[in-house]
Molecule: transfer RNA
Organism: uncultured Mycoplasmatota bacterium
RNA sequence: GCAGCUGUGGUUUAAUGGUAGAAUACGACCUUGCCAAGGUUGAGGCGGCGGUCCGAUUCCGCUCAGCUGCU
Numbered sequence: 001g002c003a004g005c006u007g008u009g010g011u012u013u014a015a016u017g018g019u020a021g022a023a024u025a026c027g028a029c030c031u032u033g034c035c036a037a038g039g040u041u042g043a044g045g046c047g048g049c050g051g052u053c054c055g056a057u058u059c060c061g062c063u064c065a066g067c068u069g070c071u
Base pairs, nucleotide, nucleotide: 001070002069003068004067005066006065007064010024011023012022013021018054026042027041028040029039030038047063048062049061050060051059
């Protein structure tokens, strides 16, 4: 330099065009003499920009980061 793949809360991971869900972690409360465990509840996420579309995490382009291969 060229080609391909991946990018979703702190972490792990679903959702292939129609309100982004779950596990774990975290905060509050309940339970217990205390801790742990358990229960209820809360906050937090689509890498960035642009395009297509009535509507984009999803499709397209560019770009950023990481990984792989070729040279």